Source information:
A computed fold for a 75-nucleotide RNA from a Candidatus Nanoarchaeia archaeon, annotated as transfer RNA. The same sequence occurs in records of 2 taxa. RNAcentral holds the sequence, with entries from ENA. Its Rfam family is "tRNA".
RNA sequence: GCGCCGGUAGCUCAGCCUGGAUAGAGCGAAAGGUUCCUAACCUUUAGGCCGGGAGUUCGAAUCUUCCCCGGCGCG
Numbered sequence: 001g002c003g004c005c006g007g008u009a010g011c012u013c014a015g016c017c018u019g020g021a022u023a024g025a026g027c028g029a030a031a032g033g034u035u036c037c038u039a040a041c042c043u044u045u046a047g048g049c050c051g052g053g054a055g056u057u058c059g060a061a062u063c064u065u066c067c068c069c070g071g072c073g074c075g
Stems, first nucleotide, its partner, number of pairs: 001074007010027004020058001029045005051067005
C1' cells in the first nucleotide's frame, strides 16, 4: 500500500443482509423486599440517540461515500 472483519449501555454482545414510529438482552450498578447480618433469590429503576463527517430518502444503527481506531491476511 491492497483486501477482509469489527467499533451499539460501565463490560460482553444481538439488531444491519430485507430502512419504519420510543434501540434490546445478559452481566454489572442503585433502590426496595427477604435475612439477626452477608451471600443467594425476587421486584423496580437509571444508564446508549449506535466510532466521526457528508450524502441518498418522507424516514438511516441499517444503504452509499470519506475519515479515525482495533484485529487478521496478502505484498